The prediction has a mean pLDDT of 84. This is a predicted structure of a 332-nucleotide part of an RNA (large-subunit ribosomal RNA, domain IV) from a Candidatus Woesearchaeota archaeon. The source organism's lineage runs through Archaea, Nanobdellati and Candidatus Woesearchaeota. Its Rfam family is "Archaeal large subunit ribosomal RNA". The literature on the family includes a 2001 paper in Science by Yusupov et al., "Crystal structure of the ribosome at 5.5 A resolution". Its family is annotated with ribosome and structural constituent of ribosome in the Gene Ontology.

Context: one part of a larger RNA
RNA sequence: AUCUGACUAAGGGAAUUCGGCAAAUUAGCCCCGUGCCUUUGGUAUAAGGGGUUCCUGUAAUUGUUUCUGUAUAGAGGCGAUUGUAGGAUGCAAAUAUUAGGGUGGUCCGACUGUUUAACAAAAACAUAGCUUUCUGCUAGCCUGUAAAGGUGUGUACAGAAGGUGAAGUCUGCCCAGUGCCCGUACUUUAAACUCCUUUUCAAGGGAGCUAAGAGCGGGUAAACGGCGGGAGUAACUAUAACUCUCUUAAGGUAGCGAAAUGCCUUGCCGUUUGAAUGACGGCUUGCAUGAAUGGCUUAACGAGAUCACCGCUGUCCCUAGUCAGAAUCCUC
Numbered sequence: 001a002u003c004u005g006a007c008u009a010a011g012g013g014a015a016u017u018c019g020g021c022a023a024a025u026u027a028g029c030c031c032c033g034u035g036c037c038u039u040u041g042g043u044a045u046a047a048g049g050g051g052u053u054c055c056u057g058u059a060a061u062u063g064u065u066u067c068u069g070u071a072u073a074g075a076g077g078c079g080a081u082u083g084u085a086g087g088a089u090g091c092a093a094a095u096a097u098u099a100g101g102g103u104g105g106u107c108c109g110a111c112u113g114u115u116u117a118a119c120a121a122a123a124a125c126a127u128a129g130c131u132u133u134c135u136g137c138u139a140g141c142c143u144g145u146a147a148a149g150g151u152g153u154g155u156a157c158a159g160a161a162g163g164u165g166a167a168g169u170c171u172g173c174c175c176a177g178u179g180c181c182c183g184u185a186c187u188u189u190a191a192a193c194u195c196c197u198u199u200u201c202a203a204g205g206g207a208g209c210u211a212a213g214a215g216c217g218g219g220u221a222a223a224c225g226g227c228g229g230g231a232g233u234a235a236c237u238a239u240a241a242c243u244c245u246c247u248u249a250a251g252g253u254a255g256c257g258a259a260a261u262g263c264c265u266u267g268c269c270g271u272u273u274g275a276a277u278g279a280c281g282g283c284u285u286g287c288a289u290g291a292a293u294g295g296c297u298u299a300a301c302g303a304g305a306u307c308a309c310c311g312c313u314g315u316c317c318c319u320a321g322u323c324a325g326a327a328u329c330c331u332c
Stems, first nucleotide, its partner, number of pairs: 002326008011317002015315001020312001028052005037042001039166001053088016089093001101310007108302002113125002129164007140151004167297004172227003177224002179220005186215003193208006228246005255289001256286001267283006
C1' cells in the first nucleotide's frame, strides 16, 4: 500500500448520484397541543413543545394500627401514591441496552391477505361487493369404458361456470359479422324402412318417408366484439350552433385527456428552480382515451412508482485519523 468490519471528523450541507443508495437525524414514558381532508370510524404517536436523576421542606389522597366521653372526626406510629417549592452533581439524568425522521403533491391498487423455495413482492393474484349463464333433484357440473363416486348430512337465501373488483357516481349507440337461445307452415337432407324396376337370385337403379344440422324468421352486447369521411356557412379575423353530400350494423355519448395510453414532442401557458427533457395545475387539434375487455372521483391503507420541502448527515467539496481482522512483502 490492498480488502473486510466498526468508530470519529473543523467549515459547508446533497454541491454527490439515474436516484439522499448508504449513513446520519428521530426514538421509551408523562403532560400540553394537534391542520387539511374524511366513508365521521379515522387521519393521529399528525405536526410542534415541555418534563425525566438525587436530597429536603410542604400539601393532598389513602392502607394498617394506637389513643381521645366530640368518633362519617382529631392526634400519633409504620407505610403507599401524587402535586408543588427549594437545593445538589455532571457537558449530558428514558445518560448503557432498548428505541418512529417528518411533511406536502401526483399515479396505481380500495383495504388485511397471496405469489415466481434460489434474480421479480408488484400496479400481478385474491378479496368483500356487483353482474351474467346453467340447474326443480333420477337436476346441473366434475371423475370413470362401465358399475359407481364427488358437489351432497346439500335443494335456487342452493350448487356449478364465467366476467368485473370496496364505497360514491354512472355504465351511452350497434344484433350487419362470429357465437348463444327460441321458433320453423315450407326447402334441403343420411342410413334404416316401404314401393317400383333390370325376366328370377345376388349386386345395382328410381321413387316415397325422415332426425339432428343447414336454409328461413326472431331475440341476445355486465356474449366475442365494433363505435366514419368530404364540402360550405355568422356584419374584423378565427371558429362553426347550422346546411349539403358519400357511406355504415352503428358512427365514440357522459367522463377523462401530451396520461403507466400522445408519434410529431423537450406540444403551448402558468407554478416550482439561479438554471427543469422533471413534477404539479390548465388547455386539448385524443398518431392510437372511453364506459363491468368497466369510465371518472375517492377517505384509509402500501418494504409499490414519481416530484418537492424541513431536519440530518463523510454521499460530496477533500480527504484524514483510530481500532479489530484477512491476505501479502521483507527479516527471523